Predicted 3D model of a 72-nucleotide RNA (transfer RNA) from an Acidimicrobiia bacterium.
It was read from a public genome assembly.
It matches the Rfam family "tRNA". The family's RNA type in Rfam is transfer RNA.
Model confidence (mean pLDDT): 81 of 100.
Lineage of the source: Bacteria > Bacillati > Actinomycetota > Acidimicrobiia.
[in-house]
Order: sequence, then C1' cells, then structure tokens
RNA sequence: UGGGGGGUGGUGUAACCGGUAGCACGGCAGGUUUUGGUCCUGUUAGAGCGGGUUCGAGUCCUGCCCCCCCAG
Repeated sequence: UGGGGGGUGGUGUAACCGGUAGCACGGCAGGUUUUGGUCCUGUUAGAGCGGGUUCGAGUCCUGCCCCCCCAG
C1' cells in the first nucleotide's frame, strides 16, 4: 500500500428482511440466610467519528480512525 473481517452497556456476545437493540456476567436495591455464598425478584447501562439514501439506518452507500488476518 492492496484485499478480507471486525468496532454494540463496565465485560463478553447476538440480532440482519431496514421497523421499540436481546442474552450472559457485572453493578445497585430487595427477598431468602445467624453471616457470607448460592438461589429468587426488580433495576441499571450501549451502536467508533462525520456525511448520504429513506417516512424510518446498528443494519444500505460513502470518507476517515482503530484492531485482526492475508498478499506484496
């Protein structure tokens, strides 16, 4: 430099047909327990940056940034 893949709560990861972003762990509050742990209930918090298409974009198009793989 070229090609491919990826960037989603604090962490790991899904959703894809464009239509309210889900799950697990974690945090917080409560229940249970002599206490802790386990278990149960509730709750918390998220789209790399900008532009475009569209009634509507995590998803499509485009520029850039960062990470991984391949080639030179």